Record summary:
RNAcentral holds the sequence, with entries from ENA. Bacterial RNase P class A from a Candidatus Azotimanducaceae bacterium, 401 nucleotides, folded computationally. It is recorded under the gene name rnpB. The coordinates come from a structure-prediction model, not an experiment, and the mean pLDDT is 75.
[in-house]
RNA sequence: CGAGCUGGCCAGGCAGCCGCCGGUCGCCGCGGCCGGGGUUUCGACCCCGGUUCCCGACGACGGGAGGAAAGUCCGGGCUCCACAGGACGAAGACGCCAGGUAACGCCUGGGGGGCGCGAGCCCACGGAAAGUGCCGCAGAAAGCAAACCGCCGCCGCCGCCGCGAGGUGGCGGCUGGUAAGGGUGAAAGGGUGCGGUAAGAGCGCACCGCGCACCUGGUAACAGGUGUGGCAGGGUAAACCCCGUCUGGAGCAAGGCCAAAUAGGAAUCCAUCUGGUGUGGUCCGCAUCGGAUUCGGGUAGGCCGCUGGAGGUGUUCGGUGACGGACACCCUAGAUGAAUGGCUGCCGCCGGCGCCUUCGGGCGCUGGACACAGAACCCGGCUUAUCGGCCAGCUCGUUUU
Numbered sequence: 001c002g003a004g005c006u007g008g009c010c011a012g013g014c015a016g017c018c019g020c021c022g023g024u025c026g027c028c029g030c031g032g033c034c035g036g037g038g039u040u041u042c043g044a045c046c047c048c049g050g051u052u053c054c055c056g057a058c059g060a061c062g063g064g065a066g067g068a069a070a071g072u073c074c075g076g077g078c079u080c081c082a083c084a085g086g087a088c089g090a091a092g093a094c095g096c097c098a099g100g101u102a103a104c105g106c107c108u109g110g111g112g113g114g115c116g117c118g119a120g121c122c123c124a125c126g127g128a129a130a131g132u133g134c135c136g137c138a139g140a141a142a143g144c145a146a147a148c149c150g151c152c153g154c155c156g157c158c159g160c161c162g163c164g165a166g167g168u169g170g171c172g173g174c175u176g177g178u179a180a181g182g183g184u185g186a187a188a189g190g191g192u193g194c195g196g197u198a199a200g201a202g203c204g205c206a207c208c209g210c211g212c213a214c215c216u217g218g219u220a221a222c223a224g225g226u227g228u229g230g231c232a233g234g235g236u237a238a239a240c241c242c243c244g245u246c247u248g249g250a251g252c253a254a255g256g257c258c259a260a261a262u263a264g265g266a267a268u269c270c271a272u273c274u275g276g277u278g279u280g281g282u283c284c285g286c287a288u289c290g291g292a293u294u295c296g297g298g299u300a301g302g303c304c305g306c307u308g309g310a311g312g313u314g315u316u317c318g319g320u321g322a323c324g325g326a327c328a329c330c331c332u333a334g335a336u337g338a339a340u341g342g343c344u345g346c347c348g349c350c351g352g353c354g355c356c357u358u359c360g361g362g363c364g365c366u367g368g369a370c371a372c373a374g375a376a377c378c379c380g381g382c383u384u385a386u387c388g389g390c391c392a393g394c395u396c397g398u399u400u401u
Base pairs, nucleotide, nucleotide: 001397002396003395004394005393006392007391008390009389010388012347013346014345015344016343017342018341020064021063023061024060025059026058030056031055032051033050034049035048036047037046038045039044066372070383071382073381074380075379076378077377078251079250080249081248091247092246093245094244095243096110097109098108099107100106111125112123113122114121115120126242127241131240132239133236134235135234148182149181150178151177152176153174154173155172156171157170158169159168160167161166190208191207192206193205194204195203209231210229211228212227213226214225215224216223217222255304256303257302258301265295266294267293268292269291270290275289276288277287278286279285311330312329313328314327315326316325317324318323348370349368350367351366352365353364354363355362356361
């Protein structure tokens, strides 16, 4: 210098002007509220005084989105409902070992497997000897293994060679042997080699692999070693399933409080049937009923829940680490048609054009839609989206010394 890997961080900056949300303090009484008085058509209006509380205006001060606020996929807090406690079952999720944590399906460290020259990255990583299912195409055969080409044996016929015994080749046959070699496939009943054999075969042996037993190291997963068994029942469980572990349900529109108008309900009191209304008009008949006060439930609306918390920052101690302990400091959004913004200027960034250049870049003009994206009860995770840039550690390659 080039190409990468891992971890962490930022998320345009400054100024001016205009706005929005909530907080604290002040001010005045302008609205509101409270007290007193007056007027009244009984709806309300006017005047005076106060302002502790409620609410608004005004003034000052300080605060106001994120790393994902997102998806709502897990785990909790909180609230209500259910539930004495326990067991079994269903359904779902998860599944190597140890640790961390309030908890987790998350994180850290380790083991095993795979990928990469490497730094590193990836893994749903219990059971296929309980049972069931599936294994496309190709292939003889895909699961109680099988035999297409081949190799070998035996029998028959024919050709050639040989005086002959016989040798060699071809064709046909055997419900013959075999699983070396070829071929099919993702996968064909351990692999390589030597011996052995008619040809072959764990048939025998050595090494490797595998199973079992023991020993050693390790908390463990597991690793290494020794001995032993000739070696089996191929794969698939993010197929059903089996084993083990965990899980009660609903969610801030949870839940609680205050509480209009209208309609309906209850109680008490008053009135009351020659009455009103409906049945198209009339008669008969039938059905139905008024006013006042008080109470309770629900709705609109308002308030609480609501943000000080498994909180943040720094130092230090323990730990490989996730994380934990101690001390100090800090308070950091709470909206509800839903605030956290808009405009202008300069700088930055990116793109285009022109000029200059010591080829690193510089200057001028111009354009920009300047990443993804917007809290809604809170917290811990995971996943997904994301312009550009910074820092630290590490790897590989090239060049120079």